[in-house]
RNA sequence: GGGCUCGUAACUCAGGGGUAGAGUGCCACGUUCGCAUCUCAGGAGAAAGACGUGGAUGCCACGGGUUCGAUUCCCGUCGAGUCCA
Numbered sequence: 001g002g003g004c005u006c007g008u009a010a011c012u013c014a015g016g017g018g019u020a021g022a023g024u025g026c027c028a029c030g031u032u033c034g035c036a037u038c039u040c041a042g043g044a045g046a047a048a049g050a051c052g053u054g055g056a057u058g059c060c061a062c063g064g065g066u067u068c069g070a071u072u073c074c075c076g077u078c079g080a081g082u083c084c085a
Base pairs, nucleotide, nucleotide: 001084002083003082004081005080006079007078010024011023012022013021018068026055027054028053029052030051031050032049037044038043061077062076063075064074065073
């Protein structure tokens, strides 16, 4: 330098013309457990953990084109991976 694949939430990834999603993480609340601690006559009872419910976060890398409408299709730029030279 050229070919191919890819760029979507904090992370890992789905989706692929008509309102952008999942898991993990984060925040709030509830339940559970009954430890630390307090009181001891029973008892009360955090934080963390577990489970559940709810919530916040995205110029869908950037620019242009096609289209009534683009995250999606096309072109270019940038970046990542891989192959060839």